[in-house]
RNA sequence: UAGCUAAGUGGUUAAGCGUUUGGCUGCUAAUCAAGAGGUCGGUGGUUCGAAUCCACC
Numbered sequence: 001u002a003g004c005u006a007a008g009u010g011g012u013u014a015a016g017c018g019u020u021u022g023g024c025u026g027c028u029a030a031u032c033a034a035g036a037g038g039u040c041g042g043u044g045g046u047u048c049g050a051a052u053c054c055a056c057c
Base pairs, nucleotide, nucleotide: 003017004016005015011048019035020034021033022032023031041057042056043055044054045053
């Protein structure tokens, strides 16, 4: 660091909750399935490669 919580300390950006759609239900809740959502605070630097190292804000 996703709306909230939160893992990852150089090599494919995890996960939970929430949210959207659908199933189930007389309705809701619960539950099941699928999906969307990320310039990792900003600007620069190092490196083949940066969420990760360095400087500044």